[in-house]
RNA sequence: UCCCGGCUAGCUCAAUCGGCAGAGCAUCUGACUGUUAAUCAGAGGGUUACUGGUUCGAGUCCAGUGCCGGGAG
Numbered sequence: 001u002c003c004c005g006g007c008u009a010g011c012u013c014a015a016u017c018g019g020c021a022g023a024g025c026a027u028c029u030g031a032c033u034g035u036u037a038a039u040c041a042g043a044g045g046g047u048u049a050c051u052g053g054u055u056c057g058a059g060u061c062c063a064g065u066g067c068c069g070g071g072a073g
Stems, first nucleotide, its partner, number of pairs: 001072007010025004019056001027043005049065005
């Protein structure tokens, strides 16, 4: 320099052919009890890496940029 893949909650990951952004763990609150742990119930937490484009509608499609990983020379 060129090619390929990845980027979604604090962490690990879902989200069908483009149609309401979710789960587990963690955190907080409550229940349970001698207390803690465990268990159960609930709550909070999102600029879907960034900037544009297409579309009635984009996490998803297209272009560019950034970061991470792999490959070629």
The prediction has a mean pLDDT of 80. Predicted 3D model of a 73-nucleotide RNA (transfer RNA) from a Bifidobacteriaceae bacterium. Rfam family: tRNA.